[in-house]
Context: one part of a larger RNA
RNA sequence: GGCGUAUGGCGGAUGCCUAGGCUCUCAGAGGCGAAGAAGGACGCGAUAAGCUGCGAUAAGCUUCGGGGAUUUGCACAUAAGACUUGAUCCGAAGAUUUCCGAAUGGGACAACCCAGCAUGUUGAAGACAUGUUAUCCAGCAAUGGAGGCGAACCCGGCGAACUGAAACAUCUAAGUAGCCGGAGGAAGAGAAAACAAUAGUGAUUCCGUCAGUAGCGGCGAGCGAACGCGGAACAGCCCAAACCAAUUUUGUUACGGCAAGAUUGGGGUUGUAGGACCACAACAUUCGAUGCUUAAAAAAUUAGAAUCAACUGGAAAGUUGAACCACAGAGGGUGAUAGUCCCGUAUAGGUAAUUUAAGUCAUUGAUAGUGGACUCCUGAGUAGUGCGGGACACGAGUAAUCCUGUAUGAAUCCACCGGGACCAUCCGGUAAGGCUAAAUACUCCUGAGAGACCGAUAGUGAACUAGUACCGUGAGGGAAAGGUGAAAAGAACCCUAAAUAAGGGAGUGAAAGAGAUCCUGAAACCGUACGCCU
Numbered sequence: 001g002g003c004g005u006a007u008g009g010c011g012g013a014u015g016c017c018u019a020g021g022c023u024c025u026c027a028g029a030g031g032c033g034a035a036g037a038a039g040g041a042c043g044c045g046a047u048a049a050g051c052u053g054c055g056a057u058a059a060g061c062u063u064c065g066g067g068g069a070u071u072u073g074c075a076c077a078u079a080a081g082a083c084u085u086g087a088u089c090c091g092a093a094g095a096u097u098u099c100c101g102a103a104u105g106g107g108a109c110a111a112c113c114c115a116g117c118a119u120g121u122u123g124a125a126g127a128c129a130u131g132u133u134a135u136c137c138a139g140c141a142a143u144g145g146a147g148g149c150g151a152a153c154c155c156g157g158c159g160a161a162c163u164g165a166a167a168c169a170u171c172u173a174a175g176u177a178g179c180c181g182g183a184g185g186a187a188g189a190g191a192a193a194a195c196a197a198u199a200g201u202g203a204u205u206c207c208g209u210c211a212g213u214a215g216c217g218g219c220g221a222g223c224g225a226a227c228g229c230g231g232a233a234c235a236g237c238c239c240a241a242a243c244c245a246a247u248u249u250u251g252u253u254a255c256g257g258c259a260a261g262a263u264u265g266g267g268g269u270u271g272u273a274g275g276a277c278c279a280c281a282a283c284a285u286u287c288g289a290u291g292c293u294u295a296a297a298a299a300a301u302u303a304g305a306a307u308c309a310a311c312u313g314g315a316a317a318g319u320u321g322a323a324c325c326a327c328a329g330a331g332g333g334u335g336a337u338a339g340u341c342c343c344g345u346a347u348a349g350g351u352a353a354u355u356u357a358a359g360u361c362a363u364u365g366a367u368a369g370u371g372g373a374c375u376c377c378u379g380a381g382u383a384g385u386g387c388g389g390g391a392c393a394c395g396a397g398u399a400a401u402c403c404u405g406u407a408u409g410a411a412u413c414c415a416c417c418g419g420g421a422c423c424a425u426c427c428g429g430u431a432a433g434g435c436u437a438a439a440u441a442c443u444c445c446u447g448a449g450a451g452a453c454c455g456a457u458a459g460u461g462a463a464c465u466a467g468u469a470c471c472g473u474g475a476g477g478g479a480a481a482g483g484u485g486a487a488a489a490g491a492a493c494c495c496u497a498a499a500u501a502a503g504g505g506a507g508u509g510a511a512a513g514a515g516a517u518c519c520u521g522a523a524a525c526c527g528u529a530c531g532c533c534u
């Protein structure tokens, strides 16, 4: 030095565990903010660095409700206290809520500095206290509103490239990513100037199918409908105008008025055309809101059945024997595996705010018919057209339809638009004003529950003082780190010693080879003893 056996150190794999995650389901909620948010800074404890809570009333104050014996958070110590005259704790409603931050009196290197005005402290102050003073929009003013933040979903504006086409330019990726604006709990769309085809349907939205079809396409790569059918959910309405009236302004006047405009009210709302107007009839029917009554849901929360013995063991929930409850044998805990020990569970009850449903009464709001027919009204720089673009599955194409930058520019119900060039017939509809629940999308958040999801190199980056420590000028990047024991019973006392290390006794404990670097404790690596070989 090697090999082997035995026994240790180091190390932290493995097993077991879970306090944390992940993915969903069903409900709820879907916002917060100048009444100062989100997010922070600095403070507040007897002692107090961190987290949590709170705000100079500062781990808290008040009221009401619950609850009924402990309590001063994580945090296990000491001190000093509180509490059956009901504490701590739980729920609801309030009070307080420094400074920064949209930050808003002015400024500023956020958490700081400096003012004006009014009132007060005072007789006074280069002092103090309270209140107020930003900008934009609306409004005569009084005053009101906006601003900022927030995970996704939604609508709109602007809008790539890599890539694919086996290169690349039309094309694709893709109207995606990204940026900006805006809103809501959903948004958007929406009550036919729609589809269809000789038969019909009857607002919109979403799902399935039609169908990878018809088509589009350097007819390449690729892109890709609709009609119809089956479902989910269903809901329809209001203006402008004609006409009438009131008020007011202007013009004119023969001062009686007349005309025009503006504002407000009535009227009216559609395609088998409707309405105004004239005539007739009627005060019905139906629906909504608020209040009331009743009922239900709803916070903290209340009641809630039934087991003993022996044995093993440190410990019984295990085993054996004999019982019981069950609308409760879901689950968790308890010194090993408990329906009957504890918390619970099934079930039953209770309540404020608030919500929902039904009812009818009260108040209030909305809502209709028939005939006639000369005239009037029915959305104009609109529809359409030329040129240039864009959207439609549709790349200019035979290219309808929709939007519009530019230039033009109708008709007015004997009217106008559409039915994929265009024309005729036929059919369908009535543009150029507006609103509209549900079915649909999403989950920062709350409650309940589930998992052929993970189990500490996994699962969130984060089971632990985690977006922490640390790195970076900065944008930004970004960890590691869980487990004594049933209970601290956390080792009094003695000894060795370099004397607060470490170890050996003693003691606790079932176990200390569970001793705080603490469950189990693999391998690599490093020793010690012995044997064999060299």
Stems, first nucleotide, its partner, number of pairs: 001533009015519001016483002020454002022451007029443002031149002039100003042055003046078001050074002061094006070082003105114003115133007135146004153184001154182005164171001168218001194201002205232005215223002236435003239379001243266010271413001273378004277372004286366006292359006301349003307322005323340002325329001331343003384408008394420001415430005470477002490518001493505004